[in-house]
């Protein structure tokens, strides 16, 4: 890589570069984007998987990660209710373990 477990409606942006699409992937929707999105460099910030202190619950720091427009941006499959909602799958991200 696979594989298992967890967690995903809360939070958390500023400057500089770049210069045309982004929002995983197909489809649909709807959103961002030249008043500069994506991205990339810095600097701040969030959050608490691990770690660390603490007898422990709880709870504290934040050293490894991660995040920091919209629920994983919504849908799709399946169910219950009824016409649009509510619940579970799958995909997908992370974390840790395995290896």
């Nucleotide at each position: 890589a696979c594989u298992u477990u967890a967690u995903a409606c809360u939070g958390a942006u500023g400057a500089g570069g770049c210069g045309a699409g982004a929002g995983a992937u197909u489809a649909g929707g709807c959103u961002c984007g030249a008043a500069g999105a994506c991205c990339c460099u810095c600097a701040g910030g969030c959050a608490a998987c691990c770690u660390g202190c603490u007898a422990a619950a709880a709870g504290c720091a934040a050293g490894g990660u991660g995040c920091c427009a919209a629920u994983u941006c919504c849908u799709a499959c399946c169910c219950a209710a009824u016409u649009u909602u509510g619940g579970g799958a799958a995909c997908u991200a992370u974390a840790a373990a395995u290896a």
A computed fold for a 99-nucleotide RNA from a Saprospiraceae bacterium, annotated as SAM riboswitch aptamer (S box leader). The coordinates come from a structure-prediction model, not an experiment, and the mean pLDDT is 83.